[in-house]
Molecule: c-di-GMP-I riboswitch aptamer
Organism: Chloroflexi bacterium 54-19
């Protein structure tokens, strides 16, 4: 460096859901919680899902999701 997660350490992440906060809203933070997860770490780059606005209804404009696929970039441990 490249591939791959069958086992085994160290450790890591946290769905539903409850509790405050914020947000027209999709969601978002913290704190409990653990369904799952080998990038379930980063980034909205293109698809999709979703929400909001419109004398325009188009995917038009603004936004949400990185735990939907993709794509970009860094990485830990083990095997070849």
């Nucleotide at each position: 460096u490249u591939c791959a997660g069958a086992a085994a350490a160290a450790g890591g992440c946290a769905a539903a859901c409850c509790a405050g906060u914020c947000g027209c809203g999709a969601g978002a933070c913290u704190g409990g919680g653990a369904c799952g997860c080998a990038a379930a770490g980063c980034c909205a780059u293109g698809g999709a899902a979703c929400u909001c606005a419109c004398u325009c209804c188009g995917c038009u404009g603004a936004g949400u999701c990185a735990g939907c696929c993709a794509g970009g970039u860094u990485a830990c441990c083990u095997g070849a």